[in-house]
RNA sequence: GCUGGUGUAGCUCAGUUGGCAGAGCGACUGAUUCGUAAUCAGUAGGUCCGGGGUUCGACCCCCCGCAUUAGCU
Numbered sequence: 001g002c003u004g005g006u007g008u009a010g011c012u013c014a015g016u017u018g019g020c021a022g023a024g025c026g027a028c029u030g031a032u033u034c035g036u037a038a039u040c041a042g043u044a045g046g047u048c049c050g051g052g053g054u055u056c057g058a059c060c061c062c063c064c065g066c067a068u069u070a071g072c073u
Stems, first nucleotide, its partner, number of pairs: 001072007010025004019056001027043005049065005
């Protein structure tokens, strides 16, 4: 230099054909317990990497960047 993958909650990751942003773990609160752990119930937590475009409507499609990763030279 060329080509591809990945980027979504604190962490690991889903998100289907463009129409509500989710799970597990973690955190917090409550119940249970003499107390802790475990268990059960609930709550909070998101600029969906950035910018632009298409569209009535974009995490999703297109373009340009950024970060990271793999291959080729």